About this RNA:
Transfer RNA from a Candidatus Colwelliibacteriota bacterium, 72 nucleotides, folded computationally.
RNA sequence: GGGCGGUUAGCUCAAUGGUAGAGCGGCUCGUUUACACCGAGUAGGCUGUAGGUCCGAUUCCUACACCGCCCA
Numbered sequence: 001g002g003g004c005g006g007u008u009a010g011c012u013c014a015a016u017g018g019u020a021g022a023g024c025g026g027c028u029c030g031u032u033u034a035c036a037c038c039g040a041g042u043a044g045g046c047u048g049u050a051g052g053u054c055c056g057a058u059u060c061c062u063a064c065a066c067c068g069c070c071c072a
Stems, first nucleotide, its partner, number of pairs: 001071007010024004018055001026042005048064005
């Protein structure tokens, strides 16, 4: 320098173009003498950045940044 894949909650990952979810973790309550387990509830996201298309973008297009793999 070229090609490919990835970037979404604290972590691991979902999400037909139509108000972004799950598991684990956190917090509160119940249960217990207490802790754990278990049950109920709750908080936490401008979906890497900037543009474009569209009535509407996590999703489609472009550029850039970062991470990984391959080629030179």
Lineage of the source: Bacteria > Bacteria candidate phyla > Candidatus Colwelliibacteriota. Its Rfam family is "tRNA". Rfam classes the family as a transfer RNA. From the family's description: Transfer RNA (tRNA) molecules are approximately 80 nucleotides in length. The prediction has a mean pLDDT of 82. RNAcentral holds the sequence, with entries from ENA.